The RNA shown here (Bacterial RNase P class A) has 398 nucleotides and comes from a Devosiaceae bacterium. Its mean pLDDT, the model's own confidence on a scale to 100, is 75.

[in-house]
């Protein structure tokens, strides 16, 4: 001083007028009633993502509970946080990076079924393209004492899978020995595979023993395993007033049986879900649908005190969590939180001076991504400029 990585932060600030909305107090007037309105004086009034609607959840209803079992769906190393999760932390194993780090759809291929394209000879029981190495016939050639030897071509048998080539992969890899010429055929290292010993909660990890050992791969393919889930939402619901037609048609299952004087037993039906079984209750007439037609579209609730902010202390790597202490931080409903004007700040355009760094003077400067609608944990995506802090890599001076 360049390049990176990783994490947390602003994203405007004062003050003045005028406008909106909630609220609390006071007054008026209204009113069956804090009802329904006016003025006064105080308080509050968009975000890190409010988006996306991907996940978990409070909470409402379906609706009288419990258990299991399938289908369905969701996760997939380990250990720990959480209300709770697919999230957060903290470690393992595998990839990428010189490296600070960052990525992991990470059980299970010896339960099955699937695929492995082109090219290759061959891609799941095997196979030989172009090399190799023995031999045996034929041709041709050198040497030779005419036995005989060497070479070269082709054609056949045998042997090998080690060389090379195809490919994402080729029956373990690299190297020494050995053989006709090869082969884990025989050593060493890896690797595989059984075990044992340490360390660790565990996922893993190290070190040693044994064994020449060969049945790839691929499950973000079907699929087994292990472990979780009802369903629909605030347009959810509840309650008030007003209205209409307590509306009409249609199906399926039933609308209870026995027994006792009676109480009551027994059996059967219904009674939230996708389906089915079972225990407990309730009940004895309804359930479950389908199509046609009318009314209301109004007002209150919920609706903002929370798994709550922020401070200090403690306790753990850390996520988080205990304790004390304080604060109350929007609540609209066609949809409130805005407009103007001054001045500062950051950034920038234009003009002048200056080697620069900078200074003067003048415009612009909600000009970055975007706006609550029950409500919280998270994840994801987007963002003009800007500040901080720790790291890693070059470089250079000391």
């Nucleotide at each position: 001083u360049c390049a990176g990585u990783u994490g947390a932060c602003c994203g405007g600030g004062u003050g003045g007028c005028c406008g909106c909305u909630c609220u609390u107090u006071u007054u008026c007037a209204u009113u069956a009633u804090u009802u329904u309105g006016a003025a006064a004086a105080g308080g509050g009034g968009a975000g890190g993502a409010a988006a996306g609607u991907c996940c978990g959840g409070g909470c409402u209803c379906c609706a009288c509970a419990g258990a299991a079992a399938c289908a369905c769906g969701g996760u997939g190393c380990c250990g720990g946080g959480u209300a709770a999760c697919g999230c957060c932390c903290g470690g393992c194993g595998g990839g990428g990076g010189c490296g600070a780090c960052c990525c992991u759809a990470g059980g299970g291929a010896a339960a099955g079924u699937g695929c492995c394209a082109c090219a290759g000879a061959a891609a799941g029981c095997a196979a030989a393209c172009u090399a190799c190495c023995a031999u045996u016939u034929u041709u041709c050639u050198c040497c030779u004492u005419u036995u005989g030897g060497g070479g070269a071509a082709a054609a056949g048998u045998g042997g090998a899978a080690a060389a090379g080539g195809u490919g994402a992969a080729a029956g373990g890899g690299u190297g020494c020995g050995g053989u006709a010429a090869g082969a884990g055929c025989g050593c060493a290292c890896c690797g595989c595979g059984g075990g044992u010993c340490u360390g660790g909660c565990a996922a893993c990890a190290g070190a040693g023993c044994c064994g020449g050992c060969a049945c790839g791969g691929u499950a973000a393919a079907c699929c087994c395993c292990a472990c979780c889930g009802g369903g629909a939402g605030c347009a959810a619901a509840a309650c008030c007033a007003a209205a209409u037609a307590g509306g009409g048609a249609u199906g399926a299952c039933g609308u209870g049986g026995a027994g006792g004087c009676a109480a009551c037993u027994c059996c059967g039906g219904c009674c939230a879900g996708g389906u089915u079984u079972u225990u407990g209750g309730g009940u004895c007439a309804g359930u479950c649908g389908u199509c046609c037609g009318g009314g209301u579209u109004g007002g209150u609730u919920g609706c903002u005190u929370g798994a709550g902010g922020c401070g200090c202390a403690g306790a753990g790597u850390a996520a988080u969590u205990u304790g004390c202490g304080u604060c109350c931080c929007a609540g609209a409903u066609g949809a409130a939180u805005g407009g103007c004007c001054a001045c500062c700040a950051c950034g920038u355009g234009g003009c002048g001076g200056g080697a620069a760094a900078c200074c003067g003077c003048u415009g612009c400067c909600c000009u970055a991504c975007a706006g609550a609608a029950c409500c919280c944990g998270g994840c994801u995506u987007a963002c003009a400029g800007g500040u901080c802090a720790a790291c890693u890599g070059g470089c250079a001076a000391u």
Notes
It matches the Rfam family "Bacterial RNase P class A". The family's RNA type in Rfam is ribozyme. The source organism's lineage runs through Bacteria, Pseudomonadati, Pseudomonadota, Hyphomicrobiales and Devosiaceae.